[in-house]
RNA sequence: AAUGAAAAAGCCAAACUGAUCGCGAGGUCGGGGCGGAAAAUCACGGGUCUUUUUUUGUAAGACGGCCGGAUUGCCAUUU
Numbered sequence: 001a002a003u004g005a006a007a008a009a010g011c012c013a014a015a016c017u018g019a020u021c022g023c024g025a026g027g028u029c030g031g032g033g034c035g036g037a038a039a040a041u042c043a044c045g046g047g048u049c050u051u052u053u054u055u056u057g058u059a060a061g062a063c064g065g066c067c068g069g070a071u072u073g074c075c076a077u078u079u
Base pairs, nucleotide, nucleotide: 001078002077003076004075011036012035016031017030018029019028020027021026034065040071041070042069044068045067046066047063048062049061050060051059
């Protein structure tokens, strides 16, 4: 540097749910476990969604487990 998750040590946590925050998309904590080899970090690009608005547009937000990118990381194998 590349490949991979067979093993070992570990990690995260879908849906649902209790509490709570938010106009909302959604977030946080607890339970839970569908899955993940970066489901670690960063809203940088795209996309989707929410709010405002008669509508479009503009603006402000949400989603990283929607896709891409950047940075970093355990183990094994190969060079």
Predicted 3D model of a 79-nucleotide RNA (c-di-GMP-I-GGC riboswitch aptamer) from a Desulfobacteraceae bacterium. Of the family's consensus pairs, 91% are formed in the model. NCBI's taxonomy places the organism under Bacteria, Thermodesulfobacteriota, Desulfobacteria, Desulfobacterales, Desulfobacteraceae. The prediction has a mean pLDDT of 75.